The prediction has a mean pLDDT of 81. This is a predicted structure of a 71-nucleotide RNA (transfer RNA) from Candidatus Giovannonibacteria bacterium RIFOXYD1_FULL_48_21. The organism belongs to Candidatus Giovannoniibacteriota, within Bacteria. It matches the Rfam family "tRNA". It is annotated as a transfer RNA. About the family: Transfer RNA (tRNA) molecules are approximately 80 nucleotides in length.
RNA sequence: GCGGGAUUAGUAUAGUGGUAAUAUGCUUGCUUCCCAAGCAAGAGACACGAGUUCAAUUCUCGUAUCCCGCA
Repeated sequence: GCGGGAUUAGUAUAGUGGUAAUAUGCUUGCUUCCCAAGCAAGAGACACGAGUUCAAUUCUCGUAUCCCGCA
């Protein structure tokens, strides 16, 4: 330099053109003499930019980071 893949709550993974899910972590409450465990509620995210579309996390292009291969 070329080709391919990945990027989603703090962390680990789902998901799909029409309000983004689960677990764990965090906060609050209940329970308990206290802690732990348990139960309930809540906050928290689609790497960045542009395009297509009524509508983009999803499709297209580019950029960034990481991984694999070729040279």